[in-house]
RNA sequence: GGUUUAUAAAGAAGCGCUGAGAGACAGGCUCUGUGACGCGCUAGCAACCCCCACCCAAACGGGAAGGUGCUAAGUCCUGAUAGAUAAAUUGAUAAGAAUAUGAACA
Repeated sequence: GGUUUAUAAAGAAGCGCUGAGAGACAGGCUCUGUGACGCGCUAGCAACCCCCACCCAAACGGGAAGGUGCUAAGUCCUGAUAGAUAAAUUGAUAAGAAUAUGAACA
């Protein structure tokens, strides 16, 4: 990287190093030498795996040692389609695509 499946309106930052782009892609919009992005350390958030209890079994409940993940903005917004609106356009529309993360599998 592929397949299946679950989740994605909540939550959680300091220091050091580095030094120019970054936010997946396109458009928009935003962040960024008052140092972004990235890397390291520490801290934290959450609870997918996990642990405990219950149970026929599960779900619900409790936990956080370990494996991941995450700590600007709703996945930052929109993206094919359907519907609403006279229109510019609008909205926590419906249902998707794409993306991200976990788990399982090959």
The prediction has a mean pLDDT of 80.
A computed fold for a 106-nucleotide RNA from a Cyclobacteriaceae bacterium, annotated as SAM riboswitch aptamer (S box leader).
It was read from a public genome assembly, where an Rfam model found it.
Its Rfam family is "SAM riboswitch aptamer (S box leader)". Rfam links the family to the GO term regulation of gene expression.
Taxonomically the source falls in Cyclobacteriaceae (Bacteria, Bacteroidota, Cytophagia, Cytophagales).